Small-subunit ribosomal RNA, 5' domain from a metagenome, 527 nucleotides, folded computationally.
The coordinates come from a structure-prediction model, not an experiment, and the mean pLDDT is 85.
The full RNA is in RNAcentral, with records from SILVA.
[in-house]
Context: one part of a larger RNA
RNA sequence: GAUUGAACGCUGGCGGCAUGCCUAACACAUGCAAGUCGAACGGUAACAGGCCCUUCGGGGUGCUGACGAGUGGCGGACGGGUGAGUAACGCGUAGGAAUCUGCCCGGUAGAGGGGGACAACCUGGGGAAACCCAGGCUAAUACCGCAUACGCUCUGCAAAGAGGAAAGCGGGGGAUCUUCGGACCUGGCGCUAUCGGAUGAGCCUACGUCGGAUUAGCUAGUUGGUAGGGUAACGGCCUACCAAGGCGACGAUCCGUAGCUGGUCUUAGCGGAUGAUCAGCCACACUGGGACUGAGACACGGCCCAGACUCCUACGGGAGGCAGCAGUGGGGAAUAUUGGACAAUGGGCGCAAGCCUGAUCCAGCAAUGCCGCGUGUGUGAAGAAGGCCUGCGGGUUGUAAAGCACUUUUAGUGGGGAGGAGGUGCGCCGAGGCGAAGAGGCUCGGGGCAUGACGUUACACACAGAAAAAGCACCGGCUAACUCCGUGCCAGCAGCCGCGGUAAUACGGAGGGUGCAAGCGUUAAUC
Numbered sequence: 001g002a003u004u005g006a007a008c009g010c011u012g013g014c015g016g017c018a019u020g021c022c023u024a025a026c027a028c029a030u031g032c033a034a035g036u037c038g039a040a041c042g043g044u045a046a047c048a049g050g051c052c053c054u055u056c057g058g059g060g061u062g063c064u065g066a067c068g069a070g071u072g073g074c075g076g077a078c079g080g081g082u083g084a085g086u087a088a089c090g091c092g093u094a095g096g097a098a099u100c101u102g103c104c105c106g107g108u109a110g111a112g113g114g115g116g117a118c119a120a121c122c123u124g125g126g127g128a129a130a131c132c133c134a135g136g137c138u139a140a141u142a143c144c145g146c147a148u149a150c151g152c153u154c155u156g157c158a159a160a161g162a163g164g165a166a167a168g169c170g171g172g173g174g175a176u177c178u179u180c181g182g183a184c185c186u187g188g189c190g191c192u193a194u195c196g197g198a199u200g201a202g203c204c205u206a207c208g209u210c211g212g213a214u215u216a217g218c219u220a221g222u223u224g225g226u227a228g229g230g231u232a233a234c235g236g237c238c239u240a241c242c243a244a245g246g247c248g249a250c251g252a253u254c255c256g257u258a259g260c261u262g263g264u265c266u267u268a269g270c271g272g273a274u275g276a277u278c279a280g281c282c283a284c285a286c287u288g289g290g291a292c293u294g295a296g297a298c299a300c301g302g303c304c305c306a307g308a309c310u311c312c313u314a315c316g317g318g319a320g321g322c323a324g325c326a327g328u329g330g331g332g333a334a335u336a337u338u339g340g341a342c343a344a345u346g347g348g349c350g351c352a353a354g355c356c357u358g359a360u361c362c363a364g365c366a367a368u369g370c371c372g373c374g375u376g377u378g379u380g381a382a383g384a385a386g387g388c389c390u391g392c393g394g395g396u397u398g399u400a401a402a403g404c405a406c407u408u409u410u411a412g413u414g415g416g417g418a419g420g421a422g423g424u425g426c427g428c429c430g431a432g433g434c435g436a437a438g439a440g441g442c443u444c445g446g447g448g449c450a451u452g453a454c455g456u457u458a459c460a461c462a463c464a465g466a467a468a469a470a471g472c473a474c475c476g477g478c479u480a481a482c483u484c485c486g487u488g489c490c491a492g493c494a495g496c497c498g499c500g501g502u503a504a505u506a507c508g509g510a511g512g513g514u515g516c517a518a519g520c521g522u523u524a525a526u527c
Stems, first nucleotide, its partner, number of pairs: 001527004006523005013373006019366002021331001026329003030326003035074003040071002043067002047065003050061004081284003090209007099201002104197007112146001114144002121136006152163004168189002171186003176183002210256003217247003222244008259281004263274004286307005309320004337363001339362003345359001346357004376406004386397004410468001412463003416459001420454001423451004428447001429445002432443003471516005476497003482511005492499002
């Protein structure tokens, strides 16, 4: 000199864009942070409507809109947080082969015929509660057989043989049939098998990746082989047997420290330091262990066991996990609101409407940082008054002020006012396509209307008035800037050299000056 997620002191007008627990991976009150689908299903607790009854209080009826609880499906493996652990194939770079991949895209083929349950519900019982037990009824895209089956799997050189699947739902409709439910046709969503793709994930190898030798030897599933098991997959991954190997001064093992990277800071560069925010990967979710489900987890807001802690209890037994967003206590020099909205972007579910979304977008707080703007402009010598200095003549503060003439950024007040809205919805329009169909179905295109948290938006205009807006550090040398008074090795200053013991440009105050400026200094830290 540059820099910072900074803190402290003094001071503080506005805006834009960023950033904001670096410490206790300490403990957490409260609310919210993951649901959704009635177009899978049996149904109807609440609300609204229809219908029926009514003693006018109400009652009944799933008929409709909807829908609590339940069965079922998909999603809770993403998104969000933190950096404890980890010196490791964890990360980075470059390669590889023995793999899986829900939803999505493209292709091929199929979707036939049956069965028995379990919730909800009803009845009974236990318990303080959490919840649990027994009996009975019932539906399905839940569950289980049968059939069929490939370019799938297994055996086989081949031919061939063996094995394995499924589910329906709602919209519209002319003829025909009908048990009046529908069949049938059609277009939509879904289902089964399989091939390929895309995406995601698992695995292997080489090289690189902090300090300590006052850590020199380490290793028994250890190193390799054979056989078997196991996995989606290779492999001592696991087991049995056999061999005796494997690593190490090019630093093994041990100890300490640490998430890694793109990057960031500094520097002419080489380097050095660092890994907040943003992005990629990894690890973790009160501590330790375990598996279940699933395409995917050994799962932050799932389950089981053990432990510590907190809470409830009728003492028998139960409940909990903010390193999600806010917020509280604690620790600390120190770090924000128990805010708004799903309007946009994205995610989950759904045919859709839509619902959910503390992701996200916004607002609030903080000079924490960067950038921009303002705090007036011109004129004005009687060089006013006052202050300070003085050699008492004057000098300086100083065109500074006053006065005069202007302007009105920003802040204030008032009315106006884009863009973020593209999409989506709507018994609107169209003989565009699908189709037997000029179907109120599906799809495509077009116009109109509706849809904004921010928001008193940005922005422009008008109004009033210089009006509301300057401090901080320094002035001995380094280092830009000097005098007076007070003090008297005292009180004090200080980054280094050093100042102070009676004229201190170095202490304290004042006047003046210098430097930066909504900041300025100090401290800490890096180059």